[in-house]
RNA sequence: GCGCCUGUAGCUCAAUUGGAUAGAGCGGCGGGCUUCGAACCCGCAGGCUGGGUGUUCGAGUCACCCCGGGCGCG
Numbered sequence: 001g002c003g004c005c006u007g008u009a010g011c012u013c014a015a016u017u018g019g020a021u022a023g024a025g026c027g028g029c030g031g032g033c034u035u036c037g038a039a040c041c042c043g044c045a046g047g048c049u050g051g052g053u054g055u056u057c058g059a060g061u062c063a064c065c066c067c068g069g070g071c072g073c074g
Stems, first nucleotide, its partner, number of pairs: 001073007010026004019057001028044005050066005
C1' cells in the first nucleotide's frame, strides 16, 4: 500500500430482511432482608449506537469519506 472483519451503557453482548420510546447480564447507586455482612429480592441512574455526509416517510442496520482495533496478502 491492497483486501476482509469489526466499533452499541464502565465491562461482555443483544437488537428479526430498514419500522413502535435501543435492551439484557455483570458492575454502580438506593431500599428490603440480616446483629453486621455475603447471598437473595425490589427499584433507579447510566447510550444521541466511533466521527461526518448522504439515501429514505423512517437508519444501530444501507452508501461514501475519515478515525480506532483485528486478520491476511505484498
Transfer RNA from Elusimicrobia bacterium CG08_land_8_20_14_0_20_44_26, 74 nucleotides, folded computationally. It matches the Rfam family "tRNA". The family's RNA type in Rfam is transfer RNA. From the family's description: Transfer RNA (tRNA) molecules are approximately 80 nucleotides in length. Their secondary structure includes four short double-helical elements and three loops (D, anti-codon, and T loops). Further hydrogen bonds mediate the characteristic L-shaped molecular structure. tRNAs have two regions of fundamental functional importance: the anti-codon, which is responsible for specific mRNA codon recognition, and the 3' end, to which the tRNAs corresponding amino acid is attached (by aminoacyl-tRNA synthetases). tRNAs cope with the degeneracy of the genetic code in two manners: having more than one tRNA (with a specific anti-codon) for a particular amino acid; and 'wobble' base-pairing, i.e. permitting non-standard base-pairing at the 3rd anti-codon position.